[in-house]
RNA sequence: AUUUGUAAAAGGCAAACCAUGCGAAAGCGUGGGACGCAAAGUCAUCGGUCUAAAGGGCUAAGCCCCAGGAUAGCGAGACUGCCAGA
Numbered sequence: 001a002u003u004u005g006u007a008a009a010a011g012g013c014a015a016a017c018c019a020u021g022c023g024a025a026a027g028c029g030u031g032g033g034a035c036g037c038a039a040a041g042u043c044a045u046c047g048g049u050c051u052a053a054a055g056g057g058c059u060a061a062g063c064c065c066c067a068g069g070a071u072a073g074c075g076a077g078a079c080u081g082c083c084a085g086a
Base pairs, nucleotide, nucleotide: 002086003085004084005083012037013036017032018031019030020029021028022027035073041079042078043077045076046075047074048071049070050069055065056064057063058062
């Protein structure tokens, strides 16, 4: 440097759910909690998915469209990284 994650060790992260805060919502932060994870570290560039506030439309107590919102624990890609083996 490349590659692998069968075994070990040191450790790491933390789904659902609960409490609380933020948000229109999707969802997110913090604490508890562990389903899982070898990048479940970082980044919305591409595709997907979720939401639809603002805006627009309509046959208007409502409905439809729409991301500049969300998801990195949906996939791809980029960058970085621990331990061990080859």